This is a predicted structure of a 508-nucleotide part of an RNA (small-subunit ribosomal RNA, 5' domain) from a groundwater metagenome. It matches the Rfam family "Bacterial small subunit ribosomal RNA". Rfam links the family to the GO terms ribosome and structural constituent of ribosome. The RNAcentral record of the full RNA draws on SILVA.

Context: one part of a larger RNA
Formats: sequence, structure tokens, C1' cells
RNA sequence: GGAUGAACGCUGGCGGCGUGGAUAAGGCAUGCAAGUCGUGCGCUAAGCAUAUAAGCAAUUAUGUGCUUGGAGCGGCGAACGGGUUAGUAACACGUAGAUACAAACCCCAUUCACGGGCAUAAUCCGCUGAAAGGCGGACUAAUUCCCGAUGGUCCCUGAGAGAAAUCUUAAGGGUAAAGGAGAAAUCCGGAAUGGGAUUGAUCUGCGGCUUAUCAGCUAGUUGGUAGGGUAAUGGCCUACCAAGGCAAUGACGGGUAGGCGGAGCGAGAGCUUGUCCGCCAACAAGGGUACUGCGACACGGACCCUACUCCUACGGGAGGCAGCAGUCGAGAAUAUUGGGCAAUGGGGGAAACCCUGACCCUGCGACGCCGCGUGCAGGAAUAAGGUCUUCGGAUUGUAAACUGCUUUUCUGAGAGAGGAACCCGCAAGGGUGACAGUAUCUCAGGAAUAAGGGAGUGCAAACUCUGUGCCAGCAGCAGCGGUAAUACAGAGCUCCCGAGCGUUAUCC
Repeated sequence: GGAUGAACGCUGGCGGCGUGGAUAAGGCAUGCAAGUCGUGCGCUAAGCAUAUAAGCAAUUAUGUGCUUGGAGCGGCGAACGGGUUAGUAACACGUAGAUACAAACCCCAUUCACGGGCAUAAUCCGCUGAAAGGCGGACUAAUUCCCGAUGGUCCCUGAGAGAAAUCUUAAGGGUAAAGGAGAAAUCCGGAAUGGGAUUGAUCUGCGGCUUAUCAGCUAGUUGGUAGGGUAAUGGCCUACCAAGGCAAUGACGGGUAGGCGGAGCGAGAGCUUGUCCGCCAACAAGGGUACUGCGACACGGACCCUACUCCUACGGGAGGCAGCAGUCGAGAAUAUUGGGCAAUGGGGGAAACCCUGACCCUGCGACGCCGCGUGCAGGAAUAAGGUCUUCGGAUUGUAAACUGCUUUUCUGAGAGAGGAACCCGCAAGGGUGACAGUAUCUCAGGAAUAAGGGAGUGCAAACUCUGUGCCAGCAGCAGCGGUAAUACAGAGCUCCCGAGCGUUAUCC
């Protein structure tokens, strides 16, 4: 000198773009953050319409249709998105390869969907509990579940070829499905197989911290055979057999740490770093386990143990902000319990649409970068005041006053976006913007609304006076201060930067 997720002191006009819990992965009140589908299904409440029956009628009962609501079964989603960096020195990451593998949704192609059955929630009844909830009985539906048929593929067995891997097979056994909407056309789905796209899984070479005041480490340990397990290879697991495997090119142990793209500094070599954004990994109060599922060993799922908090009728229950806000705590220190789904994206749905603290915006903070302004021109041999003085004057200083001008900004008034793609409708046409009456534009007014911080001995740009008297104090280093202090304090003047300026911390 540059840099920072900064903090502190003094000061502070505006805008744009960014950025903001680095400490206690400490504890959390409250609200919201994952639902959706009635074109899968049965039921139920209300309203409207309609039909039938009863009745003179009011009306009642039943059925159907439409609209709205309710819980339930079923499907898809909830494994994404969002957060954090505790752990991890590891195939975790980066890079270059490899294969013994998998895949819901999406795309392409081919083929198929025949016949039957048992349940169960909702609901009703009963019992029970303070609650959370639980138990029993009865009834019912489906794109729920089960059986059979068919069968390509696939699996098992058999046969043949081959040293094996594997290939072939006219043999035997097993193995699939679901319907819905519509007047229909048709559309949306279902089952099987092959391929694609993309994503994931596993393995390997190489690369990137520190410590030898850690020198030996290892028993599923190293390899083999057989089996189990997995989507799949493999001591991944088990049994048996062998005795191996790693290490001074640093094993094992200790410490530290998420990794990378990148970022900062530097002429470069390199050193330092990993905040925001992107990719990957890991975690979800601490620890463990599996279930469901294409996918989890699952942040807002389940079970168990532990700690903590809350409710309780003391028998027993409930909970998990490292989601968005917010709160307490600790800290030098880090924001709104805001608006909207208008856009982009995601989930569900045939669609309308619904949900979305992702996201888009708003608010707060000079935290950073960038831009703009706080006026411009004229104006005295130069007012007053201040300061210094050799008492002549010098300086502040064209600075002010004063005159003229301008209106960025500001205030007031008026106009007012783009961001809109889409949706409804046969069409004509109609509807949709949180931000926001914002940006921007026009008019009016008036210099009006807007300057400070640090420094002045040398390094290092900028000096005098007064006060003080090794005191009070300064200070990054050298050092200043003991009666003429350009170094302390005040004043004047000057220098530097400027909505900032200094200080502290850290890196180069």
C1' cells in the first nucleotide's frame, strides 16, 4: 500500500447493486415453512333443482343431478426444495478412468388387459382413559388386497455344445394387469419387455494439513474355498483352511480441518483463505435401529435408550427452529414475529386450480463497492471579528457581505410504466402486478434540505502563539515533557481524505 461477512470512536444528505449470527451444532414462547387429486372409492352435512309416492294443502319420505364443506380408504409427492459445518485426514473432495449394478416420473418401440374372490377404514353400537388415545362387535367401496387364465420376457429344473465364461433348446414347473371421464370420437391411466435420456451406486490411479518429544501396527486382521446377503463387486457377514497384510516413500497414534470451483495479496514464483454464489459430502437435541418406498436408515416419519423442557386427575402423556421471522443466553458483533404467489421454479391435478418463509419483493444496518449532491459566476490595494506581529503590517481571504444565474437534489402538484408469459370464452370479448402510485416524465417554488474526521518533530504532506513545567500528558518506532515544548493541552493557521475519517484485529 491492498484486502475484510468486520468491530469500536467521532460524524452522517441521497440513490443503485451487493451483503449481514464468524461466538453457544447453546436453549426455545408464538405463527407460518408439504401438500394435492371427487376424471380412483364408499360415506356424510348444508343449499338449490328435479322426479316419484303419501296427503285437500302446508309438508314429509325416497331417488337423481349440481354447488359448497367434512373426515376416511386409495394414488402421487413428502428422499426435492430450505438450513448448518458438528463430525470427517476419508475414495470425503478434485481430476482421470473402470463396471459386477439400479431407476418412480419423462421419451421411443412392441405386445397384453380374460374370469373370479376375501377383507378393511370411514360409519353405527358397546367398553375404557384426566388426557394422549385404546379395545371389541356389526356393515361397505375402490386404480386397495388375493386367486385362477393367458403369456413374450424372466426365474428354477432338465438336455446339448464348450476347458471355462457362456451359448442353444421343439422339454417340465413358476411368474402380469385397473380402471376412470365422455353421447361418441377420443382422452387420461394399467401390465410386460426392449431401448433412450438423465440420475444414482460401487471400484481404482494420481493430487491437496501438521506432529517422530507418536516406531512399530493388525485377528475379520491378509488371502483362499463354500455359503449367506445386496440392485451389484467385495471379509460386507458366517463357517472352514492357510499365515498373512501395512510401515522410515512415515504405518499406527496425537493435533487441526468439511473439500473444490474460486477469493485476497503479489511483476511473477508463490503465500494466505474457502463468507456470499455454484458443485459435492456430512449432519438434523446426543446415541442406536429398522419400516415404508424407485429412492431414506428419512430435519418439520416410526421405535428404543439418554439429557432437557412442558402437561397431568400421579396412573400416564407431549416435544425437538443447524427451515422463515422472532426470543433468551453468551459475545466486540450480525436484520422484519413484513407483503405476494404477479414473475421464475417445484409438488399434486385431465384441467380450472390448490400448496409453496423455494423464490420475487419490502423493512433495518455507511457493512462494502459504485454514482450524485451540499451550488455557479462576478465581487475590495481586501469590511468586521479572530490569530500573529519587528506595531509598519501580515494572514484568515474573493472567503463573506452584496449582485446576477442555475435547480442536479429537495418540497408540492400532475401523468405514470416495462416486468404478462398466461387463464376464461365458439367467437366477440373479458380477467391476472406483491413490488408501487415505485422507477421515469412534466410543471411550480426557492440557494433553498445536506460536512466532517484525522493529522501538522523525523519516517510523512502540513507551524505559530498561549498554558503547563519529567507534572498533567503523548507515543506505531525513534522518542517528547525538568520555564522560551513546531512532539502535552487549547487557539489560530495549514495538510490529507471526504459522507466519510480514524483506531483495533487478521491476511498478502